Background
Model confidence (mean pLDDT): 83 of 100. Predicted 3D model of a 95-nucleotide RNA (c-di-GMP-I riboswitch aptamer) from a soil metagenome. The RNAcentral record of the sequence draws on MGnify.
RNA sequence: GUUAACGGCAAACCAGGCGAAAGCUUGGGACGCAAAGCUUUGGAGGCUAAGGCGAUACGCGCUCAGCGCGACGCUACGCCAGUCCGGCCGCCGAA
Numbered sequence: 001g002u003u004a005a006c007g008g009c010a011a012a013c014c015a016g017g018c019g020a021a022a023g024c025u026u027g028g029g030a031c032g033c034a035a036a037g038c039u040u041u042g043g044a045g046g047c048u049a050a051g052g053c054g055a056u057a058c059g060c061g062c063u064c065a066g067c068g069c070g071a072c073g074c075u076a077c078g079c080c081a082g083u084c085c086g087g088c089c090g091c092c093g094a095a
Stems, first nucleotide, its partner, number of pairs: 001092001008033002013028006031082001037088003042085003045080003051075004058070005
């Protein structure tokens, strides 16, 4: 950091695999990207909620003062670096 060049990455979507999901991964595919390379054990933000906790007004079941399951609320120990800042490392070399 440019109407140069050598090259690189690959959103959505589709197919296979993994996962509870978010999402990841392989192949196809290109919306874009000058760090769209790495880092989420630096910070902010976002997504999901298996498990856990809560509540039980709702639904279902039962051996019905109640209990269990579903739905509901909260929660990251799961994710997103193509949300941003920071950190680390690196290709090219026009005029």